[in-house]
Context: one part of a larger RNA
RNA sequence: CUCUCGUUAAGGAACUCGGCAAAACAGCAGGCGUAACUUCGGGAUAAGCCUUGCCAAAUCAGGUCGUAGUUUCGAUUAUGAUUAUGAUUUGGCCGCAGUUAAAGAACUCAUGCAACUGUUUAUCAAAAACACAGGUCUCUGCUAAACCGUAAGGUGAAGUAUAGGGGCUGACGCUUGCCCAGUGCCAGAAGGUCACGAGGAGAGGUUAACGCCUUGAAUCUAAGCCCUGGUGAACGGCGGCCGUAACUAUAACGGUCCUAAGGUAGCGAAAUUCCUUGUCGGGUAAGUUCCGACCCGCACGAAAAGCGUAAUGAUAUGAGUACUGUCUCAACGAGAGACUCAGCGAAAUUACAGAGACGGUAAAAAUGCCGUUUAACCACAGUAAGACGAAAAGACCCCGUGCAGCUUUACUAUAGCUUGGCAUUGAGUCGAGAUUUAUCUUGUGCAGGAUAGGUGGGAGACUUUGAAGUCCCGACGUUAGUCGGGAUGGAGUCGACGUUGAGAUACCACCCUGGAUAUAUUUUGGUUCUAACCUUCCUUUUUUGGAGGGGACAGUGUUUGGUGGGUAGUUUGACUGGGGCGGUCGCCUCCCAAAGAGUAACGGAGGCGCGCGAUGGUUCCCUAGGCCUGGAUGGAAAUCAGGCUGAUAGUGUAUUCGCAUAAGGGAGCUUGACUGCAAGACCAACAAGUCGAGCAGGUACGAAAGUAGGCGAAAGUGAUCCGGUAGUAGGACGUGGGUCCGCUAUCGCUCAACGGAUAAAAGUUACGCCGGGGAUAACAGGCUAGUUGCUUCCAAGAGUUCACAUCGACGAAGCAGUUCGGCACCUCGAUGUCGGCUCGUCGCAUCCUGGGGGUGGAGAAGCUCCCAAGGGUUUGGCUGUUCGCCAAUUAAAGCGGUACGCGAGCUGGGUUCAAAACGUCGUGAGACAGUUUGGCCUCUAUCUACUGUGGUUGAAGGAAAUUUGAGGGAUGCUGUCCACAGUACGAGAGGACCUGGAUGGACGAACCUCUAGUAUACCUGUUGUCGCGUCAGCGGCAGUGCAGGGUAGCUAUGUUCGGAACGGAUAACCGCUGAAAGCAUCUAAGUGGGAAACCGCUCCCAAGAAAGAUUUCCCUAUGAACCUGCCCGUAGACUACGGGUUUGAUAGGCCACAGGUGUAAGUACAGAGAUGUAUUGAGCCGAGUGGUACUAACAGGUCACUGA
Repeated sequence: CUCUCGUUAAGGAACUCGGCAAAACAGCAGGCGUAACUUCGGGAUAAGCCUUGCCAAAUCAGGUCGUAGUUUCGAUUAUGAUUAUGAUUUGGCCGCAGUUAAAGAACUCAUGCAACUGUUUAUCAAAAACACAGGUCUCUGCUAAACCGUAAGGUGAAGUAUAGGGGCUGACGCUUGCCCAGUGCCAGAAGGUCACGAGGAGAGGUUAACGCCUUGAAUCUAAGCCCUGGUGAACGGCGGCCGUAACUAUAACGGUCCUAAGGUAGCGAAAUUCCUUGUCGGGUAAGUUCCGACCCGCACGAAAAGCGUAAUGAUAUGAGUACUGUCUCAACGAGAGACUCAGCGAAAUUACAGAGACGGUAAAAAUGCCGUUUAACCACAGUAAGACGAAAAGACCCCGUGCAGCUUUACUAUAGCUUGGCAUUGAGUCGAGAUUUAUCUUGUGCAGGAUAGGUGGGAGACUUUGAAGUCCCGACGUUAGUCGGGAUGGAGUCGACGUUGAGAUACCACCCUGGAUAUAUUUUGGUUCUAACCUUCCUUUUUUGGAGGGGACAGUGUUUGGUGGGUAGUUUGACUGGGGCGGUCGCCUCCCAAAGAGUAACGGAGGCGCGCGAUGGUUCCCUAGGCCUGGAUGGAAAUCAGGCUGAUAGUGUAUUCGCAUAAGGGAGCUUGACUGCAAGACCAACAAGUCGAGCAGGUACGAAAGUAGGCGAAAGUGAUCCGGUAGUAGGACGUGGGUCCGCUAUCGCUCAACGGAUAAAAGUUACGCCGGGGAUAACAGGCUAGUUGCUUCCAAGAGUUCACAUCGACGAAGCAGUUCGGCACCUCGAUGUCGGCUCGUCGCAUCCUGGGGGUGGAGAAGCUCCCAAGGGUUUGGCUGUUCGCCAAUUAAAGCGGUACGCGAGCUGGGUUCAAAACGUCGUGAGACAGUUUGGCCUCUAUCUACUGUGGUUGAAGGAAAUUUGAGGGAUGCUGUCCACAGUACGAGAGGACCUGGAUGGACGAACCUCUAGUAUACCUGUUGUCGCGUCAGCGGCAGUGCAGGGUAGCUAUGUUCGGAACGGAUAACCGCUGAAAGCAUCUAAGUGGGAAACCGCUCCCAAGAAAGAUUUCCCUAUGAACCUGCCCGUAGACUACGGGUUUGAUAGGCCACAGGUGUAAGUACAGAGAUGUAUUGAGCCGAGUGGUACUAACAGGUCACUGA
């Protein structure tokens, strides 16, 4: 020193994030008593109060044993004795204390959350999280739904809607509003879309043909989707602006826009409120917390439930009583370690080490480099400031075309579910649709006899085998009529002619539109059957058989479409003064760019992703713009005239460079905006890109020479693969055709992340992991100094006047390295981060105290500046806070540095892992410099450093004692009162300097006489129990059992003392004399004063301070001295130091005393007894004082010859 304990004066939470820890507690003993609230059960052992030992007596109840009476033979009444039972009363006794020890609830008030008992992160979270009974929604009719499984089979359940599964909510009470637009779910015989399949118009190829092949429209065809509705205790959502009342304010009221609807009740600065410590009230001296209100709800709100709520809680928060070493402020004691000795004996770590300080330097923080300085050598005990200490290839951050988990309306698949076709798969019947064939019908644009389908033929056709007309029925229908059937009737009816594009249903043929009937094929719906198939029961050794129920459905197989984070694989860009967010990504122009070219930045400015058949070619011609003057409407500006200037104009489109010979403006004719090529250059990693005379062909303009392969130039863009179109005719192995490929031309990419990973791709991780990085962030350091702080200059102004007593705009110049930053230099094979505690140390830009100048200084009190760093610089309330606000003080309550000093010193409240909740954001996983509750702080010290303690050795012989002091350290604060003096000053009010005295606070040192604490080998009391045979008397254990006192020692709260005074030299400042500069001037020569600062003085250490001084002793055999050993303590971890060592009081013992306790035992007496009295201030007594050799200090060694 640490740990575990005991006690503590006065105070009593002042400690601290927080009463953490400890203390305390009335103790499921007895009696009394017990509130709010309440779900009437609770709350409740609420709270609070009293009693408790021992002795004696009595009473009651019960038990036991008797006696007597009665008796229904169970029992009961009266009475006596006894009692190891329970209770009560009375009287007495002792103590500080009687549940005497041990064991055995602290309580109250208020609030949040969760109803409750329970459950949970084995190993940092026990909670508000989970569960829960209850509520509600939804699915499920039994071969149930749901689930496991490829299946068989199983769970559900040997259950059956009062059952089972899933979701949400979470007792109970009062309630649960509006929105169905989106998403989901449910329902829906219409319609749209829609796969396989059916279908087959048509087209193509080939062929002599038949045929074969390819392609394939309409139409039919399911679920799904679209669509129509419903649904919120489904996912979810629930507005803005403006105006208005007779003070103001506010807005019951009105207007307007939008919406699917605009948040109702209740609650509200809340586990939700940023601003915010909102405002008011309460509590406190003081309240960022807490409680009650208000409502301006950043961003409450009604089953991700809202608001209440008794009881409950190792829950969170605030307050109080009691209590205390949590604290003011620490002290003493016990035990275990530490330390010494004996025995045994690890570990991490370790480049090498002979391992100092300061200043500098260095990859920017040095034991190791440079300079200076300090330092004899070696140990032991300690402290932890450093060794960017140890430990763990940083978990934060970034990077990786790393990994993994999770999510979803990322992409692509897929299990499952669902849907149609076909198969297993059969029979009957009733319908419906499509197509083919046959027959029969149908047809009104206007004009027109009137309902003219088209084309062709055609001059006659029909009729007693019954014409016209009339009646009835049926069909169609444009309501005018047409057609068919039956009856009657008994002889006609219609056609060519006029109107029309087209002429007669007079007649015939082939057809079109719609329809009817029949046949065939096919599709489809309903219904019936039973034999496949499924299933129940009975029987059967198995196989089966029988009786029922379903039934061609279901199931299964295959195929098609849909759905499908249920599952899987992946993607989710780069640049970047870290990353993210933002911005950007290709091309053109200018500057930067440093006079060749080229040249970066998240440098400064702009454009492009085209346009034009004329805005191209050619030939010929022309010249703009501005200003001035003049001129009808006419103006600043239209057109006209003159003059001046000269490219400022114009150029399709940005800028730059060009352009008058025009590249600018106009006109004529035109298509060179050609085909095939190309010497040679520029540029350039490649791939690309750019210019190009000239040749051939054919062309335009021009008389010709000539010009023309787009546009004054520089932007107007996209490789390869793949596919299309046109041409061509190269290839495919007998030939031809066809098909496919190639070649030429051309088309299809905001492949814009623009040299383009794929046809096709988003998020999240705080549950995370790996590999790396100080190539890159957060802390700290470094550099810098925009910002910050401070200073100076100028002086507009304020200050009645007056810039400068004081303040100082607009501006300027510096310094510092405390802020916020910038940079990214050491550190990512780890430099622990805020605040507090402890312990400091330095700077001065000084908060106080000290010395001075000025004052708009009368005094007092101030303001401001100069000097000055010696010392000092408070306690509380709130908050994690630093800070800040507040309360009360103070001489004052300074500002900063020190890795925002200090975690191998402490704490762990905050921040910053894993759990959970609220608000908000997000479809979601999740997220939030938003909030809230909870949440592991390791290290035995090797070196340096520091604090102590020794050993060795040196200091020129060896010693002892006494010293000097180079050097170092300590100390250094200040109030109040009194006198001077109610004086100076002042109208008064008020009220000093200087000087002297007294007494305090805080701080420090020493000490223990007093006071106080402790005092575990002192004294006493006492409980329970055991032992010494019993009694008595003692002893052990129960925390020293508990309790009351207490010597020495050690201590503070106690006592005494300290800071001073004085001297020297100075600072600011004040002077003397005094020139430079005939004056003036504190200065230049000279000289004086002047402060808590400096140096002394005071106290401590100190000669290893280059090793000092003084005195004394010793040097040949006896001891000047010393050591070991031994007895010890005023000393002490060990060592050392000090005392003693028989010539002795060193320790023990003994005697006496002090001092403590408080009247021992025994005996006697009193009492029935507990007990009391006397002997007796007795007995006992650790450390103290004095005395006394009884015991123990026995015994042994070193060294020294006159000194390099």
Molecule: large-subunit ribosomal RNA, half B
Organism: Candidatus Peregrinibacteria bacterium GW2011_GWF2_43_17